Model confidence (mean pLDDT): 83 of 100. The RNA shown here (transfer RNA) has 75 nucleotides and comes from a Microcaldota archaeon. RNAcentral records the identical sequence in 2 taxa. It matches the Rfam family "tRNA". Rfam's curators write: Transfer RNA (tRNA) molecules are approximately 80 nucleotides in length. The family's RNA type in Rfam is transfer RNA.
């Protein structure tokens, strides 16, 4: 420098191809309930405008453009 995958909560991943109305789930945080206490187990809470910008669209984590940061291949 060229080709490819990948960025989504604190951390792990789905969703993305085929656009469609509170963005899922697991662990972890925070309250409860249980328990003598803890743990485990059960309910509830709160946290991501979907790397950044623009661009199509009635509507965009999902389609397109440029960049930014990894990974991996060539050169």
């Nucleotide at each position: 420098g060229g080709g490819u995958c990948c960025g989504u909560a604190g951390c792990a991943u789905a969703g993305c191809c085929u656009g469609g109305a509170u963005a899922a789930u697991g662990c972890g945080g925070c309250g409860g309930c249980c328990u003598u206490c803890u743990a485990a187990g059960c309910c509830g809470c709160a946290g991501a405008u979907c790397g950044u910008g623009g661009g199509u669209u009635c509507g965009a984590a999902u389609c397109c453009c440029a960049c930014c940061g990894g990974g991996c291949c060539c050169g």